[in-house]
Context: one part of a larger RNA
């Protein structure tokens, strides 16, 4: 290469956008590049295959003949792919009317709790644990009442619920702004799908600079436990956690399941939005589309399980792993290269061992 694979055995890039490329709806026409076909040239001889013949047979040798196939020339066919032209509306998009939402950014406001400070009452403990101790406290703690300040997070509502490409997003209000869904069918008329490379975004931790610092809390100190205890438990507590600007680019970044399209039993919910029926109206009942769940038929699967949100049946495109001798480790490694302030990230072997 090819064939078979990628939920859990090795294997889906963390996610999205996009240039090249690959693939691509319906009708008609043109051309004839691919495709099919007739004729023809050539592909030395020998070899291989077939027929006949010669060495006593055979190997070997001689004569004749191809099949199949490659390349070229020439004549034809026009279904399919491609191409030229014209058209269509179902895919896709635009406009219109609605609509739900923790989607994003910025600003403003709020209450509960916590800690600290100030003042009052009060007077011996408090705190913590399996039990204790370190700690705090007569310089008045803890408790309780009043006041002030600060930072961080937003109870209930809350849900198997909503939104977002993913990471993720929740107190309330305001401004700006992205996307979705539904309905009517007005417009464009295949404008589509995927996407090596590239670009953008990307939890937490970490880094740089400047702020901030209530609570929590790596490191660290102390008290316990223990044979020891560089731990689990307790008392403190620095970085950090928060904000602004920049970097890092990784996660069990998970549905361990790439994206798109079509088809293939049902039943029961929930969310959004239409229609019918009903009604004064809202319910109730039936039904369409989009999403989100549970059970489950066929089918699939090694099994578990999946099952119209497929892991079923098919097509297109990308990514990835392994095989035949190459399984596990070595190895999230080394060397080199690129990126980074660094930490490190990406790419990625071999010797050797079993």
């Nucleotide at each position: 290469u090819u064939a078979g694979g990628c939920g859990u055995a090795a294997a889906g890039c963390g996610u999205c956008u996009u240039a090249c490329g690959g693939u691509g709806g319906c009708u008609u026409c043109u051309u004839a590049a691919g495709u099919c076909u007739g004729c023809u040239g050539u592909c030395a001889a020998a070899u291989c295959c077939c027929a006949g013949g010669g060495c006593u047979c055979a190997a070997c040798c001689c004569u004749g003949g191809a099949c199949a196939g490659g390349c070229g020339g020439u004549g034809g066919a026009a279904a399919c792919u491609a191409u030229c032209g014209a058209g269509c509306u179902g895919g896709a998009g635009u406009a219109c009317g609605g609509u739900a939402g923790g989607g994003g950014c910025a600003g403003a406001g709020g209450g509960a709790a916590u800690u600290u400070c100030c003042g009052g009452u009060g007077g011996a403990g408090u705190g913590g644990u399996g039990a204790a101790a370190u700690g705090c406290g007569u310089a008045g703690a803890g408790a309780u009442c009043g006041g002030a300040a600060a930072g961080a997070a937003c109870a209930c509502c809350a849900a198997u619920g909503g939104c977002g490409a993913a990471g993720g997003c929740a107190c309330u209000c305001u401004g700006c702004u992205g996307g979705g869904c539904c309905g009517a069918c007005a417009c464009u008329g295949a404008c589509a799908c995927u996407g090596a490379g590239a670009g953008a975004c990307g939890a937490a931790a970490g880094c740089u600079a400047g702020g901030g610092g209530a609570g929590c809390g790596a490191a660290u100190g102390g008290g316990a436990u223990u044979a020891g205890a560089u731990a689990c438990c307790c008392c403190a507590g620095u970085a950090g956690u928060c904000c602004u600007a920049g970097c890092c680019g990784u996660a069990a970044a998970c549905g361990a399941u790439g994206g798109a399209u079509a088809c293939u039993a049902a039943g029961c919910g929930c969310u959004g939005u239409g229609c019918g029926u009903a009604u004064c109206g809202a319910c109730c009942c039936g039904u369409g589309c989009a999403g989100u769940g549970c059970u489950g038929u066929a089918g699939c699967u090694a099994a578990c399980g999946c099952g119209u949100u497929a892991a079923g049946u098919a097509u297109c495109c990308c990514g990835c792993a392994g095989a035949c001798c190459u399984g596990a480790g070595g190895a999230a490694u080394a060397c080199g290269u690129u990126c980074g302030c660094a930490a490190g990230a990406a790419u990625g072997a071999a010797a050797c061992u079993c």